[in-house]
Context: one part of a larger RNA
RNA sequence: CCCUCGUUAAGGAACUCGGCAAUCUAACCCCGUAACUUAGGGAGAAGGGGGCCCCGACUAUGUCGGGGGGCACAGAAUAGGCCCAGGCGACUGUUUAACAAAAACAUAGGUCUCUGCUAAAGCGAAAAAGCUGAAAUAUAGAGGCUGAUACCUGCCCGGUGCCAGAAGGUUAAGGGGAGAGGUUAGGGCAUUAGCUCAAAGCCUUGAACUGAAGCCCUGGUGAACGGCGGCCGUAACUAUAACGGUCCUAAGGUAGCGAAAUCCCUUGUCGGGUAAGUUCCGACCUGCACGAAAGGUGUAACGUUCUGGGCGCUGUCUCAACGAGGGACUCG
Numbered sequence: 001c002c003c004u005c006g007u008u009a010a011g012g013a014a015c016u017c018g019g020c021a022a023u024c025u026a027a028c029c030c031c032g033u034a035a036c037u038u039a040g041g042g043a044g045a046a047g048g049g050g051g052c053c054c055c056g057a058c059u060a061u062g063u064c065g066g067g068g069g070g071c072a073c074a075g076a077a078u079a080g081g082c083c084c085a086g087g088c089g090a091c092u093g094u095u096u097a098a099c100a101a102a103a104a105c106a107u108a109g110g111u112c113u114c115u116g117c118u119a120a121a122g123c124g125a126a127a128a129a130g131c132u133g134a135a136a137u138a139u140a141g142a143g144g145c146u147g148a149u150a151c152c153u154g155c156c157c158g159g160u161g162c163c164a165g166a167a168g169g170u171u172a173a174g175g176g177g178a179g180a181g182g183u184u185a186g187g188g189c190a191u192u193a194g195c196u197c198a199a200a201g202c203c204u205u206g207a208a209c210u211g212a213a214g215c216c217c218u219g220g221u222g223a224a225c226g227g228c229g230g231c232c233g234u235a236a237c238u239a240u241a242a243c244g245g246u247c248c249u250a251a252g253g254u255a256g257c258g259a260a261a262u263c264c265c266u267u268g269u270c271g272g273g274u275a276a277g278u279u280c281c282g283a284c285c286u287g288c289a290c291g292a293a294a295g296g297u298g299u300a301a302c303g304u305u306c307u308g309g310g311c312g313c314u315g316u317c318u319c320a321a322c323g324a325g326g327g328a329c330u331c332g
Stems, first nucleotide, its partner, number of pairs: 001327008010318002014316001019313001028050004036041001038148001052068007069073001081311007088303002093105002109146007121132003150297003154228003159225002161221005168216003174210002179205005186197004229247005256290001257287001268284005
């Protein structure tokens, strides 16, 4: 010097990103216990008191009264620190075996869609048998989203998707076969080569017409994918604009919330807390770029969660000291 412990004057978070770490508290009995609340809780809230031994009384494992001793009476060990406010997630639970336990996942609840049973969905070399679903049957099963409960969930169907429709347009193979070409019996002309016309058959090609779904089309549908404006003017101080005009759109963001886990400017402004507060809490609204099941806003309870404050407590610190054990180091 290092590790693991113990004690510490005065102060008591001045340490530090941050009370990290370590104290304090602690079991049992009695008294007492707030806001809030889903009336269950919160709650062991908080905050106080008691305890050993002897004697007596009594309603007798105890209570009360009296007395006694010790530095110390739950006599050793084991055994909640508490409160206030806010964010997120309702909760118990699950997770990155070995850097993340959380606000992530799940959850009960909500809602949408599919599925009538050889179900949908899925497994099975894009084949089948077979299997799961299920020895179930729409109060069932599967998939998506949301995520207790409470109050709610606005507008847009123009684009994309899905559902329904079938009049018209378009449209494949197939059907169809007009026509065209090749071949050449034969005919014609020449008559030496050859030229030309051309039936049937065979071969090739092939128009009109016919021809389903789909698409175009017509509607519907947002707890489907998604989207939810701009400029100008106006009130008898000023300011502001209930109001008006105009352009565009499928429709122009409703309720609620808002410098927020979302606010760039920004340490916004005001208030609170502090002697002093880029954090925190309450407001304001100028929302760069909140917003309603990629849910919105609240919320009791809960949390090894995150943030801010306070009481208690302390070697975290002012500022270090001493002690113990084990190392390091020296000798052997």